[in-house]
Context: one part of a larger RNA
Molecule: large-subunit ribosomal RNA, domain I
Organism: bacterium
RNA sequence: UGCAGACAGUGGAUGCCUAGGCAUAGCAUACCGAAGAAGGACGUACAUAGCAGCGAAAUGCGUCGGGGAGAAGCUACGAUUCGAUGAUCCGGCGGUGUCCGAAUGAGGCAACUCACUCUUCGUAACGGAAGAGUACCCGUGCUCCAAAUGAUCUCACGAAAGUGAGAACUACUAAUGCACGAGGUGGGAACCCAGAGAACUGAAACAUCUAAGUAUCUGGAGGAAAAGAAAUUAAAUUAAGAUUCCGUCAGUAGCGGCGAGCGAAAGCGGAAGAGACUAAACCGUUCUUUCCAACGCAAGUUGGAUGAAACGGGGUUGCGGGACUCUAAUAUGGGAGUAGUUUUGAUAGCAGAACAAUCUGGAAUGGUUGACCACAGGGGGUGAAAGUCCUGUACGCGAAAUCAAUAACUACCUCUAAGAGUAUCCCAAGUACCACGAUACAAAUACACCGUGGGAAUCCGGGGGAACCAUCCUCCAAGUCUAAAUAUAAGGCUGUGACCGAUAGUGAACUAGUACCGUGAGGGAAAGGUGAAAAGAUGGGCGAGACGCCCAGUUAAAAGAACCUGAAACUGUCUGCAG
Numbered sequence: 001u002g003c004a005g006a007c008a009g010u011g012g013a014u015g016c017c018u019a020g021g022c023a024u025a026g027c028a029u030a031c032c033g034a035a036g037a038a039g040g041a042c043g044u045a046c047a048u049a050g051c052a053g054c055g056a057a058a059u060g061c062g063u064c065g066g067g068g069a070g071a072a073g074c075u076a077c078g079a080u081u082c083g084a085u086g087a088u089c090c091g092g093c094g095g096u097g098u099c100c101g102a103a104u105g106a107g108g109c110a111a112c113u114c115a116c117u118c119u120u121c122g123u124a125a126c127g128g129a130a131g132a133g134u135a136c137c138c139g140u141g142c143u144c145c146a147a148a149u150g151a152u153c154u155c156a157c158g159a160a161a162g163u164g165a166g167a168a169c170u171a172c173u174a175a176u177g178c179a180c181g182a183g184g185u186g187g188g189a190a191c192c193c194a195g196a197g198a199a200c201u202g203a204a205a206c207a208u209c210u211a212a213g214u215a216u217c218u219g220g221a222g223g224a225a226a227a228g229a230a231a232u233u234a235a236a237u238u239a240a241g242a243u244u245c246c247g248u249c250a251g252u253a254g255c256g257g258c259g260a261g262c263g264a265a266a267g268c269g270g271a272a273g274a275g276a277c278u279a280a281a282c283c284g285u286u287c288u289u290u291c292c293a294a295c296g297c298a299a300g301u302u303g304g305a306u307g308a309a310a311c312g313g314g315g316u317u318g319c320g321g322g323a324c325u326c327u328a329a330u331a332u333g334g335g336a337g338u339a340g341u342u343u344u345g346a347u348a349g350c351a352g353a354a355c356a357a358u359c360u361g362g363a364a365u366g367g368u369u370g371a372c373c374a375c376a377g378g379g380g381g382u383g384a385a386a387g388u389c390c391u392g393u394a395c396g397c398g399a400a401a402u403c404a405a406u407a408a409c410u411a412c413c414u415c416u417a418a419g420a421g422u423a424u425c426c427c428a429a430g431u432a433c434c435a436c437g438a439u440a441c442a443a444a445u446a447c448a449c450c451g452u453g454g455g456a457a458u459c460c461g462g463g464g465g466a467a468c469c470a471u472c473c474u475c476c477a478a479g480u481c482u483a484a485a486u487a488u489a490a491g492g493c494u495g496u497g498a499c500c501g502a503u504a505g506u507g508a509a510c511u512a513g514u515a516c517c518g519u520g521a522g523g524g525a526a527a528g529g530u531g532a533a534a535a536g537a538u539g540g541g542c543g544a545g546a547c548g549c550c551c552a553g554u555u556a557a558a559a560g561a562a563c564c565u566g567a568a569a570c571u572g573u574c575u576g577c578a579g
Stems, first nucleotide, its partner, number of pairs: 001578009015564001016529002020500002022497006029489002031187002039100003042055003046078001050074002052059001061094006070082003105114003115134007136184002138181005150169001152167006191222001192220005202209001206257001232240002244271005254262002275481003278428001282313005288307001290305006318459001320427004324421004333415003337412006343405005349397002355370005371388002373377001379391003433454005439448001461476005516523002536563001539551004
């Protein structure tokens, strides 16, 4: 030195465990914000580093409920306190809530700097202190003042067109200034609506096509959003009756370099069901333009006609409706509105059956023997494996306060009617429609929608029925609102798992989006386990000391804190063999 064995060290695999994750289902619930959010910075405890809580009233204040013996968070020791006059703790409603942040007095390199106005306090006075206000946009009301333009009138020039000058109007106007407003701004996981809008890919290449109106960006809204009460759908001489969602129709009809691929609708069966309001004609009131008449010296007043505006009534549909004229009626029914009562639920809780002996053991939930409960044998904990030990579970009960919902009722508020006549009036205009070019729809020429250019009708009217025309059928555009059935799940609650078990499962079981890296956008770890209980090793010996060794002690066991188990690589010691 090698090989072998034994015994150690190192190391942290494996096994077991779970405090954390993953997936999925269901339930409730669903917006927050200038009354300053979401998210942060800095503070705050007797002592205080991190996390958590809280905000100069700071580990907490008030009050109303719950609860019942300890308590002052994780977090120990000590100190000092609090608590049956009910603390700590849990819930409702309030108070306080520094600074930054939409951030909003101005500025700014976020958590900082510098102001002004008013009020109060204070000083002999100045300095000073405290509180409130001071952003922009929008709306409403008030305030206040121009010019231009335009048409009108007068004058001058001119044949005229017109030019120049003046007047008053335009104008109690715009801008400005002030006040008021729970107005807007910013945030939110996904869901929703709208605007903009790829490419990889597939077509076995690639260009129409596909991927896909997807990803992504932007704007906006809500607890849902959007859509929605037929200028619908159909049918061929019979109909349906707003929208949304599901199933079917159907991978059908179709579209398609007829390639790859894309792919309906009506109808039928369900979920849910709910319908309303304006504009116009006409009438009234107010105000005003122009004209006429009367009165008046004039200023002006009164009356009539006419046009515009505001407000109120009226009216709302297609077997056309309404105005208008005439007749009749004051009842009936509805509401998606406000408030309340009852009811139900949410935000703390209450109550809740039934087991002993013996054996082993450190410990009984295990073995044995004999019992009991069960609308409860879900789960978790307890010194090993517990229906009957603890916590719970099933069944049942509960709210001073706040919130939510359904139905019924009450009050208020609010809406609501018929018939006849048909001369006249009204029924949404740069709209419908046409040409050309796009978009969209499964597709397309129809329908819808957009651009450019043209551009109607008025009920004897107009749109649609897949080019177009006729007949017939059907509906009434160019205004608005509308619950439910539907989508989603950040946060809350409950359950489930041939899901993971610390190199797995979230990146994160631990002070984790932390430490650390980067100018920055951004990247991004490692790190779990003593024991049932600290009983966490008093004392002695060696030693300069040790995250040391030995003895004694604790413990079931040192499992001894570099702590469960403790593999291998690797490093030693001893013994044997070999060189």